[in-house]
This is a predicted structure of a 114-nucleotide RNA (SAM riboswitch aptamer (S box leader)) from a soil metagenome. The sequence is in RNAcentral, with records from MGnify.
RNA sequence: UCAUUCAGACCGGCAGAGGGACUGGCCCUUUGAUGCCGGGGCAACCUUCGAAGUUAACCACUUUGAAAAGGUGCCAAUUCCAGCGAAGGCCGUUCAUCGGUUUUCGGGAAAUGA
Repeated sequence: UCAUUCAGACCGGCAGAGGGACUGGCCCUUUGAUGCCGGGGCAACCUUCGAAGUUAACCACUUUGAAAAGGUGCCAAUUCCAGCGAAGGCCGUUCAUCGGUUUUCGGGAAAUGA
C1' cells in the first nucleotide's frame, strides 16, 4: 500500500488471576481467566489444477469451481457492541434547537494475510 473481518473450528498437560487492543458498556473467569507446550480441528491469504469472460493468440486481468502437502492465521460472544461524521424513524422538549433511542451509509481504530 492492497484485500478481508455477521461463516467456520476444542481436548490434554504445566503454571495459577486475571482476560476480552484502548475508553465506555457488556461479558468471560478458581466448574480455571490468561500464557506456554502437545495433539486435534477450521479456513483458504500465499500455493496447485480447472471453467467462463477479455485477447488474433499468449501473458496479465476479472468472475467462478475444486484441492489442502507446505508458509502464515484462526478455534467465547459480528472485530462482543459503541466511540467520529451524515441521513432517516420514534419519544421528550423548544422560538430556534437540543436530548434520548433506533436503523442505514461512510470514516477512524484494530486484527490477519500478501
Of the family's consensus pairs, 97% are formed in the model.